[in-house]
Notes:
The prediction has a mean pLDDT of 82. A computed fold for a 73-nucleotide RNA from Bdellovibrio sp. ZAP7, annotated as transfer RNA.

RNA sequence: GUCCCCAUGGUCUAGAGGCCUAGGACGUCACCCUUUCACGGUGAAAACCCGGGUUCGAAUCCCGGUGGGGACG
Numbered sequence: 001g002u003c004c005c006c007a008u009g010g011u012c013u014a015g016a017g018g019c020c021u022a023g024g025a026c027g028u029c030a031c032c033c034u035u036u037c038a039c040g041g042u043g044a045a046a047a048c049c050c051g052g053g054u055u056c057g058a059a060u061c062c063c064g065g066u067g068g069g070g071a072c073g
Stems, first nucleotide, its partner, number of pairs: 001072007010026004018056001028044005049065005
């Protein structure tokens, strides 16, 4: 330099145009349980990398950027 893949709570992830003001697991917090801790139960907070475009409607499709990973040179 060329090409390919990826980006969603603190972490790992689901999602394939409307059923999603976004679901699950772990973690965190509160309460219950327990003599206490742990386990268990209930609940809560917490996320779509950025900018444009397409569309009635975008986490999802397209373009560019940024960051990460990989192949070739």
It was read from a public genome assembly. Rfam family: tRNA. Rfam's curators write: Transfer RNA (tRNA) molecules are approximately 80 nucleotides in length.